Description
Predicted 3D model of a 103-nucleotide RNA (Glycine riboswitch aptamer).

RNA sequence: GCGAAGGCAGCAAGAGAGACCUGCAUGGUAUCAAGCAGGCGCCGAAGGGGCAAGAUCCCUGAAAAAGAUCGAAACUCUCAGGCAUCAGGAUUGUUGCUGGACA
Numbered sequence: 001g002c003g004a005a006g007g008c009a010g011c012a013a014g015a016g017a018g019a020c021c022u023g024c025a026u027g028g029u030a031u032c033a034a035g036c037a038g039g040c041g042c043c044g045a046a047g048g049g050g051c052a053a054g055a056u057c058c059c060u061g062a063a064a065a066a067g068a069u070c071g072a073a074a075c076u077c078u079c080a081g082g083c084a085u086c087a088g089g090a091u092u093g094u095u096g097c098u099g100g101a102c103a
Stems, first nucleotide, its partner, number of pairs: 001102001006098008018040001020039005026033002041083003047079001048077003054070004
């Protein structure tokens, strides 16, 4: 300097999928209940794992192939998390603070 990325905070938006079944505890007049344990089914957007191109290494006279390491996502897995509302929620917009790239 109407100061780039990044960070923090406020505000707004923000999807999916059983208010499933059994038992127990407690409360209750009660066939009820969002707690605890177990079971089956399901979701993908906290977090976490996996990998393509490619890069590096190894090997070689030099390469190729094989092997090793690194390697993204809204893809994939579903460990974690979640499956009425509330809450949470990747991400997006915006405001403020910070930040100092760049000139």

It was read from a public genome assembly, where an Rfam model found it.